A computed fold for a 349-nucleotide part of an RNA from an uncultured prokaryote, annotated as small-subunit ribosomal RNA, central domain. The full RNA is in RNAcentral, with records from ENA.

Context: one part of a larger RNA
RNA sequence: CUGGGCGUAAAGCGCGCGUAGGCGGUCCGCGUAGUCAGGCGUGAAAGCCCCGGGCUCAACCUGGGAACUGCGUUUGAUACUGGCGGGCUAGAGUCCGGGAGAGGGUAGUGGAAUUCCCAGUGUAGAGGUGAAAUUCGUAGAUAUUGGGAAGAACACCAGUGGCGAAGGCGGCUACCUGGACCGGUACUGACGCUGAGGUGCGAAAGCGUGGGGAGCAAACAGGAUUAGAUACCCUGGUAGUCCACGCCGUAAACGAUGAGUGCUAGAUGUCGGGGAGCCUAGCUCUUCGGUGUCGCAGCUAACGCAUUAAGCACUCCGCCUGGGGAGUACGGCCGCAAGGUUAAAACUC
Numbered sequence: 001c002u003g004g005g006c007g008u009a010a011a012g013c014g015c016g017c018g019u020a021g022g023c024g025g026u027c028c029g030c031g032u033a034g035u036c037a038g039g040c041g042u043g044a045a046a047g048c049c050c051c052g053g054g055c056u057c058a059a060c061c062u063g064g065g066a067a068c069u070g071c072g073u074u075u076g077a078u079a080c081u082g083g084c085g086g087g088c089u090a091g092a093g094u095c096c097g098g099g100a101g102a103g104g105g106u107a108g109u110g111g112a113a114u115u116c117c118c119a120g121u122g123u124a125g126a127g128g129u130g131a132a133a134u135u136c137g138u139a140g141a142u143a144u145u146g147g148g149a150a151g152a153a154c155a156c157c158a159g160u161g162g163c164g165a166a167g168g169c170g171g172c173u174a175c176c177u178g179g180a181c182c183g184g185u186a187c188u189g190a191c192g193c194u195g196a197g198g199u200g201c202g203a204a205a206g207c208g209u210g211g212g213g214a215g216c217a218a219a220c221a222g223g224a225u226u227a228g229a230u231a232c233c234c235u236g237g238u239a240g241u242c243c244a245c246g247c248c249g250u251a252a253a254c255g256a257u258g259a260g261u262g263c264u265a266g267a268u269g270u271c272g273g274g275g276a277g278c279c280u281a282g283c284u285c286u287u288c289g290g291u292g293u294c295g296c297a298g299c300u301a302a303c304g305c306a307u308u309a310a311g312c313a314c315u316c317c318g319c320c321u322g323g324g325g326a327g328u329a330c331g332g333c334c335g336c337a338a339g340g341u342u343a344a345a346a347c348u349c
Stems, first nucleotide, its partner, number of pairs: 003321004007303002012317001014201004021194003025088006033081002035077008049065006091191001092188003095184004103177007110154001114150008125136002162169002206247006215241002220236004258316006266294013298305002322349003331342004
């Protein structure tokens, strides 16, 4: 260099944007760089290979041929790839008209619940458990009524419902703002796909500074359980959970399934649109986009997947190559730290 692979056996980067690069629709023309064919030159000799010859054979020596798959040059071909020029609209995008949505950000606002505080009623228990105890309560608890304060989360609606690239997003209102979808078919005219590096986003926990702190709750304390119980259960309880700004950059970041395009039986539910028909309550047919279930061909080691492919193909990227050692050591880079990332070997089975 090459092979086979990546849902569950080792293997899809957590996810975008995008540089280089790779790849790229349709028609015409030009030239002929790649490509293909022929000629010429060169491709030293020896060696290898083939056919002969010489040492009694062989090794060895020797004649001829072939080969030297290459390079240069020239003539020709022009389908394909590339280049240049011109055109097209099926890819991509713009425009116009619509409706859907927990998409993002900021500000404001609402009710239920919880805890605490004040006051009233009221008494001896309350709480908790498998059973208890720690705990709270005659300094009046629990329960109940009225008032007040605070923080956090938003019951019902709610749905294999919706939106987002992923992480993720759920009370209500306003403002700012991203994307997708449907219809029209006016415009641009291949403007596309992927994407090594790079760059941005990225749950939870954790870190820094300053706030906040109702509930919950690592650590911690106590009570139980137990042979023990540094646990499971109970009573407390601090970081944290919340906000602002700045870090961290990980995850079973999962569909354990990279992105894009085309093609390949159906059936049924649901969400957002369009069209047609009808006995317009609504239903039926049809079409585009999403999201589920079942299922044929095909695929698969099986399980299963099956127009949302794990089927049939093409393009580009990432990754794997026996188990342990080890996602570790060393070094580099990043980080305040915790650590992250890149990433071996000895040895061993």
Model confidence (mean pLDDT): 90 of 100.